Small-subunit ribosomal RNA, 5' domain from a metagenome, 522 nucleotides, folded computationally. Its mean pLDDT, the model's own confidence on a scale to 100, is 88. The full RNA is in RNAcentral, with records from SILVA.
[in-house]
Context: one part of a larger RNA
RNA sequence: GAACGAACGCUGGCGGCGUGCUUAACACAUGCAAGUCGAGCGCGAAAGUUCUCCUUCGGGAGAGCGAGUAGAGCGGCAGACGGGUGAGUAACACGUGGGCAACCUAUCCGAAGGCGGGGAAUAACCACUCGAAAGGGUGGCUAAUACCGCAUACGGCUAUGGAUUUUCGGAUCCAUAGUCAAAGGCUUCGGCCACCUUCGGAGGGGCCCGCGGUCGAUUAGCUAGUUGGUGGGGUAAUGGCCUACCAAGGCGACGAUCGAUAGCUGGUCUGAGAGGAUGAUCAGCCACACUGGUACUUAGACACGGACCAGACUCCUACGGGAGGCAGCAGUGGGGAAUAUUGCGCAAUGGACGAAAGUCUGACGCAGCAACGCCGCGUGGGUGAAGAAGGCUUUGGGGUCGUAAAACCCUGUCAGAUGGGAAGAACCAUGCCCUUCGGGGCAUCUGACGGUACCAUCAAAGGAAGCACCGGCUAACUCCGUGCCAGCAGCCGCGGUAAUACGGAGGGUGCAAGCGUUGUUC
Numbered sequence: 001g002a003a004c005g006a007a008c009g010c011u012g013g014c015g016g017c018g019u020g021c022u023u024a025a026c027a028c029a030u031g032c033a034a035g036u037c038g039a040g041c042g043c044g045a046a047a048g049u050u051c052u053c054c055u056u057c058g059g060g061a062g063a064g065c066g067a068g069u070a071g072a073g074c075g076g077c078a079g080a081c082g083g084g085u086g087a088g089u090a091a092c093a094c095g096u097g098g099g100c101a102a103c104c105u106a107u108c109c110g111a112a113g114g115c116g117g118g119g120a121a122u123a124a125c126c127a128c129u130c131g132a133a134a135g136g137g138u139g140g141c142u143a144a145u146a147c148c149g150c151a152u153a154c155g156g157c158u159a160u161g162g163a164u165u166u167u168c169g170g171a172u173c174c175a176u177a178g179u180c181a182a183a184g185g186c187u188u189c190g191g192c193c194a195c196c197u198u199c200g201g202a203g204g205g206g207c208c209c210g211c212g213g214u215c216g217a218u219u220a221g222c223u224a225g226u227u228g229g230u231g232g233g234g235u236a237a238u239g240g241c242c243u244a245c246c247a248a249g250g251c252g253a254c255g256a257u258c259g260a261u262a263g264c265u266g267g268u269c270u271g272a273g274a275g276g277a278u279g280a281u282c283a284g285c286c287a288c289a290c291u292g293g294u295a296c297u298u299a300g301a302c303a304c305g306g307a308c309c310a311g312a313c314u315c316c317u318a319c320g321g322g323a324g325g326c327a328g329c330a331g332u333g334g335g336g337a338a339u340a341u342u343g344c345g346c347a348a349u350g351g352a353c354g355a356a357a358g359u360c361u362g363a364c365g366c367a368g369c370a371a372c373g374c375c376g377c378g379u380g381g382g383u384g385a386a387g388a389a390g391g392c393u394u395u396g397g398g399g400u401c402g403u404a405a406a407a408c409c410c411u412g413u414c415a416g417a418u419g420g421g422a423a424g425a426a427c428c429a430u431g432c433c434c435u436u437c438g439g440g441g442c443a444u445c446u447g448a449c450g451g452u453a454c455c456a457u458c459a460a461a462g463g464a465a466g467c468a469c470c471g472g473c474u475a476a477c478u479c480c481g482u483g484c485c486a487g488c489a490g491c492c493g494c495g496g497u498a499a500u501a502c503g504g505a506g507g508g509u510g511c512a513a514g515c516g517u518u519g520u521u522c
Base pairs, nucleotide, nucleotide: 001522002521003520004519006518007517008516009515010514013377014376015375016374017373018372019370020369021335026333027332028331030330031329032328035077036076037075040074041073043071048065049064050063051062052061053060054059084288085287086286094212095211096210097209098208099207100206103205104204105203108201109200110199111198112197113196114195116150118148119147125140126139127138128137129136130135155180156179157178158177159176160175161174162173163172164171165170184193185192186191214260215259216258221251222250223249226248227247228246229245230244231243232242233241263285264284265283266282267278268277269276270275290311291310292309293308294307313324314323315322316321341367343366344365345364349363350361351360352359353358380410381409382408383407390401391400392399393398414463416458417457418456419455420454424449429444430443431442432441433440434439466511467510468509469508470507471492472491473490477506478505479504480503481502487494488493
């Protein structure tokens, strides 16, 4: 000098764009953050209101509407994404370049073929019943795109045999035997959306390898599933991944093992570069979800707002037993030098579900708070004295603040008031027209921000400047006070009676809505 997710002191007008718990991966009240589909399926209210009947005049019963609505349930898809955090991890975790002839892939796209005919249950519901609750138990009824046989097999898979080819544990083809499917819904009857089998693609993942990036030798030896083999198991798949047996190996001064520290990268900061430091925001990957462990379901998890077990903690309890997990968004306590609203909206973008309308979405879009940062603007402009008053100083002549002020003439940014007022919106849907029947065109409709941005008009110099420094380094000097005191200080050093170095004043210098100090990096 530059930089910062900064903090502190003094000060503070406006706007735009960003950024905002670096500490306790400490504990959390409350609300919200993952649902959706009735065009898969069976059930199915109530309040209220209308009518009729009865009435002890309080009301009661039935029927209609409410409504096949609300609601819970079965089933499907989604909950593995999105969002958070950086604890752990020195490792194929990450980066980069390769390999899989050792692999998987729901939804989507392309291609080929199919969707026949049956069966048995079960939740909801009803009845009874246990429990304080959470939550159950028994019996009975019922549906499906839920579940289970049978048929069929373009084809797939398994076994055996054969052929072609090859990058040699692969690919393609043929034969024989065995085996494996399916589901319907809506319809304007044209069809549309689903479903099953197989091959391919796209995107996504799994595994393996070379190389690369911390410190310590005051850590020198480490290792028994250890290193390799065979058989078996397991996985989508290779493999001591697991297991039985066999062999005795494997690693290490080119630093094993142990210990300490740490998420990695694109990047960021600095620097002429080489390099050094760093890994906030944004993007990619990884890991984690109260602590530890385990699997289930699934195409995919060993699953943040799923399950089970154990533990610590908190809460409820009828003491028998139960409930919970903000490192999601806000917010609270605590810690700390220090870090924000228990806001608005799904209008846009994106996501889940749905044929669609749509529903959900603390992702996201916005608003609020904070000079935390960067950038922009303003706090007025012109004229105005050999120079007012006043301050400071003086050799008492003067000098200086100083064209500075006043005064006169202007301007109108920002803030203020009034009026107008967006773009972000195109979809979807509806109507009309066209159509190659896929769709296209026109019109209507949809805005949280927001009556915001922006524009015009009005009034008015009116509301808007501070901070640090002035001995040298280093731009900027005098007076008074103090008297090795009080104090200053980044280094050198100032202060003991004329201190440009302390404190105040006048003046000056530098930056400026900031200026200094502290911390950290280069």